Predicted 3D model of a 76-nucleotide RNA (transfer RNA) from a Chloroflexota bacterium. It matches the Rfam family "tRNA". Rfam's curators write: Transfer RNA (tRNA) molecules are approximately 80 nucleotides in length. It is annotated as a transfer RNA. The source organism's lineage runs through Bacteria, Bacillati and Chloroflexota. It was read from a public genome assembly.
């Protein structure tokens, strides 16, 4: 250098082109308890990696660059 996979909430991961993107774990907060834990309840948390296209509509489809795996090439 070429290929091929991925990039979504702090983490790990879901999400037929079509309503306001979810879930478990982790955070706050509140109930429960003598305290904690384990349980219930509620809440926060998002530039779907950047940018652009395509469509009436893109997290999904194209197409450029980042960035990370993994595969292979050359290194006189």
């Nucleotide at each position: 250098g070429c290929g091929c996979u991925u990039g979504u909430a702090g983490c790990u991961c879901a999400g037929u082109g079509g309503a306001u993107a979810g879930a478990g774990c982790g955070c706050a907060g509140g109930g429960u308890u003598g305290c904690g834990g384990a349980c219930c309840c509620u809440g926060a948390g998002g530039u779907c990696g950047c940018g652009g296209g395509u469509u009436c509509g893109a997290g999904u489809c194209c197409c450029g660059c980042c960035a990370a795996g993994c595969g292979u090439a050359c290194c006189a």